About this RNA
The part of an RNA shown here (small-subunit ribosomal RNA, 3' major domain) has 496 nucleotides and comes from a metagenome. Rfam family: Eukaryotic small subunit ribosomal RNA. A reference for the family is Cannone et al. (2002), "The comparative RNA web (CRW) site: an online database of comparative sequence and structure information for ribosomal, intron, and other RNAs", BMC Bioinformatics. Its family is annotated with structural constituent of ribosome and ribosome in the Gene Ontology.
[in-house]
Context: one part of a larger RNA
RNA sequence: UGACGGAAGGGCACCACCAGGAGUGGAGCUUGCGGCUUAAUUUGACCCAACACGGGGAAACUUACCAGGUCCAGACAUAGUAAGGAUUGACAGAUUGACGCUCUUUCUUGAUUCUAUGGGUAGUGGUGCAUGGCCGUUCUUAGUUGGUGGAGUGAUUUGUCUGGUUAAUUCCGAUAACGAGCGAGACCCCAGCCUACUAAUUAGUUGCGGGAAUCUUCGGAUUCCUUUAAGUAGCUUCUUAGAGGGACUAUCGGUGCGUAGCCGAUGGAGGUUUGGGGCAAUAACAGGUCUGUGAUGCCCUUAGAUGUUCUGGGCCGCACGCGCGCUACAAUGGUGGUAGCAGCGAGUGCAUUUAUCCUGAACCGUAAGGUUUGGGUAAACUGGUAAAAAACCACCAUGCUGGGGCUCGACCAUUGUAAUUUUUGGUCGCCAACGAGGAAUUCCUUGUAAACGCAAGUCAUCAGCUUGCAUUGAAUACGUCCCUGCCCUUUGUACA
Numbered sequence: 001u002g003a004c005g006g007a008a009g010g011g012c013a014c015c016a017c018c019a020g021g022a023g024u025g026g027a028g029c030u031u032g033c034g035g036c037u038u039a040a041u042u043u044g045a046c047c048c049a050a051c052a053c054g055g056g057g058a059a060a061c062u063u064a065c066c067a068g069g070u071c072c073a074g075a076c077a078u079a080g081u082a083a084g085g086a087u088u089g090a091c092a093g094a095u096u097g098a099c100g101c102u103c104u105u106u107c108u109u110g111a112u113u114c115u116a117u118g119g120g121u122a123g124u125g126g127u128g129c130a131u132g133g134c135c136g137u138u139c140u141u142a143g144u145u146g147g148u149g150g151a152g153u154g155a156u157u158u159g160u161c162u163g164g165u166u167a168a169u170u171c172c173g174a175u176a177a178c179g180a181g182c183g184a185g186a187c188c189c190c191a192g193c194c195u196a197c198u199a200a201u202u203a204g205u206u207g208c209g210g211g212a213a214u215c216u217u218c219g220g221a222u223u224c225c226u227u228u229a230a231g232u233a234g235c236u237u238c239u240u241a242g243a244g245g246g247a248c249u250a251u252c253g254g255u256g257c258g259u260a261g262c263c264g265a266u267g268g269a270g271g272u273u274u275g276g277g278g279c280a281a282u283a284a285c286a287g288g289u290c291u292g293u294g295a296u297g298c299c300c301u302u303a304g305a306u307g308u309u310c311u312g313g314g315c316c317g318c319a320c321g322c323g324c325g326c327u328a329c330a331a332u333g334g335u336g337g338u339a340g341c342a343g344c345g346a347g348u349g350c351a352u353u354u355a356u357c358c359u360g361a362a363c364c365g366u367a368a369g370g371u372u373u374g375g376g377u378a379a380a381c382u383g384g385u386a387a388a389a390a391a392c393c394a395c396c397a398u399g400c401u402g403g404g405g406c407u408c409g410a411c412c413a414u415u416g417u418a419a420u421u422u423u424u425g426g427u428c429g430c431c432a433a434c435g436a437g438g439a440a441u442u443c444c445u446u447g448u449a450a451a452c453g454c455a456a457g458u459c460a461u462c463a464g465c466u467u468g469c470a471u472u473g474a475a476u477a478c479g480u481c482c483c484u485g486c487c488c489u490u491u492g493u494a495c496a
Stems, first nucleotide, its partner, number of pairs: 001496002003493003007490007016480002020444005027327003031323004035318002043054002065313005071307001076118005086112001089107002092104003122301002125299003131295001133289003136285003143182003147178002149158003161173001163172002187278005193245002197242004203236006209226007248271001250266006329437001333396006346382002357376008403434001408429006450472002453469005
């Protein structure tokens, strides 16, 4: 100087607690891991920081594993054989899952090859404890480092602090320190406000026109519709998106050495750093990745291949244990009908020459789906994505029930060369456990939790996953250091 203390004092955090909410742990199923089994059930990762992770939803491919079969894509050099032929290909038959793979039989080709050695090449082979790069974590906290000066023989220390304050080593102040760098903040992106600017037949809106309904003093008034003539004339409030503005805790009152600030109110679209993300220091870890790479050292294999490709199987196997989840156990519900409220996205592209995307309408079909015709390279078409929960009206009446939908059977479609170990979807039947889950334990403070669906990623087909998006929308704190951890100071130590 660190590390540690079941030492003391401060400060902090829903990966801590308190007050609560939703749970998980119990059931069925899904999925990952272990174990067992197996020809193979390829493999990495194992506290936080492995286990719906490897963007890992694997029918072939992927694919690394297993049972088998081909091929050389063995550059180049040297030597050999060799135009009287180095070698290549092949009908039929045998062989075989299949195959001039090999064999029988003969034809064909013509220096492309063949044999040997050196040396290459290739490898999802080994080593992440040889490495790069990237990521994760320590660590979401406030920390970290020179120069000059001071102290000490020196390692080192001061600066970097008694105190107050802050989300913050953020500031105020104190001061043997002064003045600085990185980090924090500032910054970048998204969401909120703008009747001010610029505009819009790819967005609308307001008049007029056209149509309908109601009331009428029969003059008209009100409400709604309008892509039939792209109806017409304006405009930019709504929509879109450029340029800008806007908050600086502004003003006031308390509180505070009346400093930094904190609390309350007012105005305001907005006053927790406005909310949410991104970026993110120094020092580390023998954290993960050689299975992302034509990044890579060394080792191994290299023609009966650990290369490559083809066929089939496996990664899905099931006495069992653990983790992330989905569906439930019903009446705040289930079933049927009616009415009709979103926001993120995406779409016919590339490799490569063939792989064909989002889908409207009409018709057929109970449905899944099919057929025929259209639109869309997109604010134009799908599409007002008429989403689900929610709302309204009926039935059900607490019964493993009309809750629940596992399992199994039959049939019909779809994707794909291929669906058996059932890809998925639909119809009908079958109707399991489960009556709110022990000890434990996770997440969470506002448009949050929870509920509810949608889109995208993967994708020929396939979500119970992930990443986003909106809709409905709470309860309880607004604190503490008791538990678990982190930071600072003081102190102790037999540790380094």